[in-house]
Molecule: transfer RNA
Organism: Candidatus Staskawiczbacteria bacterium RIFOXYC1_FULL_38_18
RNA sequence: GCCUCUUUAGCUUAGUGGCAAAGCAGCGGUUUUGUAAACCGCAGACGUCAGUCCGAUUCUGACAAGAGGCUCAA
Numbered sequence: 001g002c003c004u005c006u007u008u009a010g011c012u013u014a015g016u017g018g019c020a021a022a023g024c025a026g027c028g029g030u031u032u033u034g035u036a037a038a039c040c041g042c043a044g045a046c047g048u049c050a051g052u053c054c055g056a057u058u059c060u061g062a063c064a065a066g067a068g069g070c071u072c073a074a
Base pairs, nucleotide, nucleotide: 001070002069003068004067005066006065007064010024011023012022013021018054026042027041028040029039030038047063048062049061050060051059
């Protein structure tokens, strides 16, 4: 330099063109003499900017970050 892949909650992952889901973590409650565990509940996220579309987390492009591969042209 070229190519490919990835980017969703604090962390690890789902997900699909039409309400974004789970586990762990966090907070509250029940229970307990108390803690933990268990159970119930709550809050929390689609990398950025454009485009297509009635509608984009999903499709397209660019950029950013990360991972991998190829090459030594300049």